Small-subunit ribosomal RNA, 3' major domain from an uncultured prokaryote, 477 nucleotides, folded computationally. Its Rfam family is "Bacterial small subunit ribosomal RNA". Its family is annotated with structural constituent of ribosome and ribosome in the Gene Ontology.
Context: one part of a larger RNA
């Protein structure tokens, strides 16, 4: 001096508690594990590996196996040596290649080549998703957005060390007051940056329309207007400033005014000194090691999608706060020229045709959906539930057998609320409804975002669990 303790003492956290909704049973989706294969490519494994790397495995992606091929190589520099590049068609094969053909001689020149690109030969090299993440860089998880970690000079100590930072308050806070052999300072914390709410000045188009006018079945449609939304820049505005009370004349703290907003407003970005030989050599960099007619490339089908099981993450359900049918409002935030596609029309639909507009506050995806009005269905395996198979079809792409995604017709399993355990949430939050986007030819129930509707409940801190201080005990370092 740390580390531990089923010692103690303060305090904090959805850690208990009080509440809501879940998982665990079902049936699918999806990741792993196991098994299984010629291959099921490779990493992640307690919180912190398992809808994770992968923001998208029909071929490619691909790293895997199978067959068929090359060997200065698919890729990069050098050298020599021929050919401008490029292009047409044919055979053979599963491609890949291989073998023949067509049509073309360009540009700069000092006429001796040169600049691109292509073939051919020669080695020096090229290549490696081979191995080590316990040789590393970088980047990322955790403890933890916890409040904590240290230093200088000084002071006690033989010393390791200690003081400081401990004490009394106090606060989300090693925030701040006081105290004080201690004085300072430094990374953290806080602010400083973004976004949200609230007002003000500019600006008025593609956006708005209050006034005034025209006009239409109808629309800000026109003319016009600059009020309002807004939309996008610059200010204002919150600081415990103000008033009462506690307080220690303190630093807070409680209440209240005024206020859109109140004591950090809400939300992000932001991550102290380390720790766990945590992850990643398969993003990349890189030492060392290996392979060099292969552990390196091409190509063809396979594969990564298997299937007695077993786990984890979800998505649909089990119904009447509900299913169907009719009928009717209300958003925000994104994309769009290899793109987004309107109106029409054809078609039960998926979806075709069509051709208008749009490099977007102007046109497109584009009806939000739940809700809300009315009808019916009466508790049943049903008009709940949709798994599955069995036919017919659309789309996209060379190609949907393996192995696509959707649409119709019929088919109509479990399932009647889940044992033991176990999880998320404290506000516009849970929870319930849709909507967009990446990636993407196609292919979300999965991630990221966006709004609509909008709950209940915290007495408290004994107990779990985790973290912080201080102090005690150790046969522990």
């Nucleotide at each position: 001096u740390g580390a531990c303790g089923g010692g103690g003492g303060c305090c904090c956290g959805c850690a208990c508690a009080a509440g809501c909704g879940g998982u665990g049973g079902a049936g699918c989706a999806u990741g792993u594990g196991g098994u299984u294969u010629a291959a099921u490519u490779c990493g992640a494994c307690g919180c912190a590996a398992c809808g994770c790397g992968a923001a998208g495995a029909a071929c490619c992606u691909u790293a895997c196996c199978u067959a068929c091929u090359c060997u200065u190589g698919a890729c990069a520099u050098c050298c020599u040596c021929g050919g401008a590049a490029c292009u047409u068609a044919g055979c053979a094969g599963a491609g890949a290649u291989g073998c023949u053909u067509u049509g073309g001689u360009g540009c700069c020149u000092u006429c001796g080549g040169g600049a691109a690109c292509c073939g051919a030969g020669u080695g020096a090299c090229a290549g490696g998703u081979g191995c080590u993440g316990c040789a590393u860089g970088g980047c990322u998880g955790u403890c933890g957005u916890c409040a904590g970690c240290u230093c200088g000079u000084g002071u006690c100590g033989u010393g390791a060390g200690a003081u400081g930072u401990u004490g009394g308050g106090u606060u989300a806070a090693g925030u701040c007051c006081c105290g004080u052999a201690a004085c300072g300072a430094g990374c953290g914390c806080a602010a400083c940056c973004c976004u949200u709410g609230u007002c003000c000045u500019u600006a008025g188009u593609u956006g708005c329309c209050a006034u005034c006018a025209g006009g239409u079945u109808a629309u800000g449609c026109u003319g016009g207007g600059a009020a309002c939304u807004c939309u996008a820049a610059g200010g204002a505005g919150a600081c415990u400033g103000c008033c009462g009370g506690u307080g220690a004349c303190a630093a807070a703290c409680c209440g209240g005014a005024g206020g859109a907003a109140g004591g950090u407003g809400g939300g992000g970005a932001c991550g102290a000194c380390g720790u766990c030989a945590a992850g990643u050599c398969a993003u990349c960099a890189u030492g060392g090691c290996c392979c060099u007619u292969a552990c390196g490339a091409c190509c063809u089908g396979g594969g990564c999608u298997a299937c007695a099981c077993a786990c984890g993450u979800g998505c649909u359900a089990c119904a009447a706060u509900g299913g169907g049918g009719a009928g009717u409002a209300c958003a925000a935030a994104g994309g769009g020229u290899c793109g987004c596609c309107a109106a029409g029309c054809c078609g039960c639909g998926a979806g075709g045709u069509g051709g208008a507009g749009c490099u977007a506050a102007u046109c497109c995806c584009a009806u939000a959906a739940a809700a809300c009005u009315u009808c019916u269905c009466g508790u049943a395996g049903u008009c709940c539930g949709g798994a599955u198979u069995g036919g017919a079809g659309u789309c996209u792409g060379c190609a949907a057998c393996u192995c696509g995604a959707c649409u119709c017709c019929a088919u109509g399993a479990a399932g009647u609320c889940g044992g033991a355990a176990u999880c998320g949430c404290u506000a516009g939050u849970a929870a319930u409804c849709g909507u967009a986007a990446a990636u993407c030819a196609g292919a979300a129930u999965g991630u990221u975002a966006c709004g609509g509707u909008g709950a209940a409940u915290a007495c408290g801190u004994u107990c779990c669990c985790g973290g912080g201080c201080c102090u005690u005990g150790u046969a522990c370092a």